A computed fold for a 73-nucleotide RNA from a Pseudomonadota bacterium, annotated as transfer RNA. The sequence was found in a public genome assembly. Rfam family: tRNA. The family's RNA type in Rfam is transfer RNA. About the family: Transfer RNA (tRNA) molecules are approximately 80 nucleotides in length. The source organism's lineage runs through Bacteria, Pseudomonadati and Pseudomonadota. The prediction has a mean pLDDT of 81.
[in-house]
RNA sequence: GGGCAAUUAGCUCAGCUGGUAGAGCAAUCGGCUGUUAACCGAUAGGUCGACGGUUCAAUCCCGUCAUUGCCCG
Numbered sequence: 001g002g003g004c005a006a007u008u009a010g011c012u013c014a015g016c017u018g019g020u021a022g023a024g025c026a027a028u029c030g031g032c033u034g035u036u037a038a039c040c041g042a043u044a045g046g047u048c049g050a051c052g053g054u055u056c057a058a059u060c061c062c063g064u065c066a067u068u069g070c071c072c073g
Base pairs, nucleotide, nucleotide: 001072002071003070004069005068006067007066010025011024012023013022019056027043028042029041030040031039049065050064051063052062053061
């Protein structure tokens, strides 16, 4: 220098053919228990990496950039 993939909650990841986003763990509160853990229930937590474009409407499609990983030279 060229190619490919990934980027979504604190962490690990889903998200169908475009219709304003979920799970597990963690956190907080409550239940249970002699206490803790475990278990059960509830709550909070997201400008979907950034900026543009297409569209009535974008996490999703297109472009550029950034970061990370892999491959080629």